[in-house]
Context: one part of a larger RNA
RNA sequence: UGGUGUCUGAGGGGAAGGGAGCCAUAGUACGAGAGGAACUGGCUCUCGGGGCCUCUGGUCCACCGGUUAUCCGACAGGGUAUGCCGGGCAGCUACGCCCCAAGGGGAUAAGUGCUGAAAGCAUCUAAGCACGAAGCCUCCCUCGAAAAUAGACACAGAGCUCCCAUAGAAGAUGGGUUUGAUGGGGCUGGUGUGUACGCACGAAGCUUCGGCGACGUGUUCAGCACGCAGCCACCAACCGUUCGU
Numbered sequence: 001u002g003g004u005g006u007c008u009g010a011g012g013g014g015a016a017g018g019g020a021g022c023c024a025u026a027g028u029a030c031g032a033g034a035g036g037a038a039c040u041g042g043c044u045c046u047c048g049g050g051g052c053c054u055c056u057g058g059u060c061c062a063c064c065g066g067u068u069a070u071c072c073g074a075c076a077g078g079g080u081a082u083g084c085c086g087g088g089c090a091g092c093u094a095c096g097c098c099c100c101a102a103g104g105g106g107a108u109a110a111g112u113g114c115u116g117a118a119a120g121c122a123u124c125u126a127a128g129c130a131c132g133a134a135g136c137c138u139c140c141c142u143c144g145a146a147a148a149u150a151g152a153c154a155c156a157g158a159g160c161u162c163c164c165a166u167a168g169a170a171g172a173u174g175g176g177u178u179u180g181a182u183g184g185g186g187c188u189g190g191u192g193u194g195u196a197c198g199c200a201c202g203a204a205g206c207u208u209c210g211g212c213g214a215c216g217u218g219u220u221c222a223g224c225a226c227g228c229a230g231c232c233a234c235c236a237a238c239c240g241u242u243c244g245u
Stems, first nucleotide, its partner, number of pairs: 003155005011143004017047008030035001048100005056094004063087005068081005089227001104138003111131004157243004162176004182236003185232005190226004198219005205212002
């Protein structure tokens, strides 16, 4: 540079691809034989680049369970030692998954030529013309109106405050603001752990014969938890304010 939005694209960045093997071509072309290609098409692998978390693996100081020491007198339930151990969703990840095909255009290098003199011939070169690389410029991806020649078009709304997260060092970005599911909470589902406390029954054994009792079974696919999804306005997005057409 009034604001918001959509663009243009001067210019910048990229290597976004590199390599290998195998099969067919083909025991063909070639060659007396021995031997032995290529153009082209296909399938894999590897290195590199980008993205993602469905699967597999890792982590998981959310969470669940087992257990040790100690403390809260005991039980129950907890604290501390990231105690140790077994699992583990989301998230983050690689060891996992997906993509990076092919090719076109332009100007060229070495090189191949056409026409053609100087030099009646010849000559790709002197004038002129045509081809020709994984290389160069494009096509592809990305940044990019501070491009000072400071762009174009459209629109009337935009910012702050407030509640937030797919965002995050601060700004910024994205969503919501009662005409509301944005966050919290509750419920339902799903997921994780693995069957809670209490009670009842059984029980190795101990016993002062009163009883105690690790553990097991049932109640119980329990109990507990949740950064996930859906539903429900119960709580908080209130009240406001500034600039602009």
RNAcentral holds the full RNA, with entries from ENA. Predicted 3D model of a 245-nucleotide part of an RNA (large-subunit ribosomal RNA, domain VI) from a Nanobdellota archaeon. It matches the Rfam family "Archaeal large subunit ribosomal RNA". Model confidence (mean pLDDT): 82 of 100. NCBI's taxonomy places the organism under Archaea, Nanobdellati, Nanobdellota.